[in-house]
RNA sequence: GCCGCCAUGGCUCAGUGGUAGAGCGCCCGGUUGUCAGCCGGUGGGCAUGGGUUCGAUUCCCAUUGGUGGCG
Numbered sequence: 001g002c003c004g005c006c007a008u009g010g011c012u013c014a015g016u017g018g019u020a021g022a023g024c025g026c027c028c029g030g031u032u033g034u035c036a037g038c039c040g041g042u043g044g045g046c047a048u049g050g051g052u053u054c055g056a057u058u059c060c061c062a063u064u065g066g067u068g069g070c071g
Base pairs, nucleotide, nucleotide: 001070002069003068004067005066006065007064010024011023012022013021018054027041028040029039030038031037047063048062049061050060051059
């Protein structure tokens, strides 16, 4: 330098155009003599900028970051 893949909550990951979810973790409550464990619940997120569309996490383009291959 060229080509591909990835970017969703604190972490690991789902979500193929119509209200964004799970597990673990944080916090609150219940249970317990205490802790742990268990049970219930709250908060918190689509990398950035454009485009298409009635509607975009999803499709298209660019940028940024990460990763793999080729040279």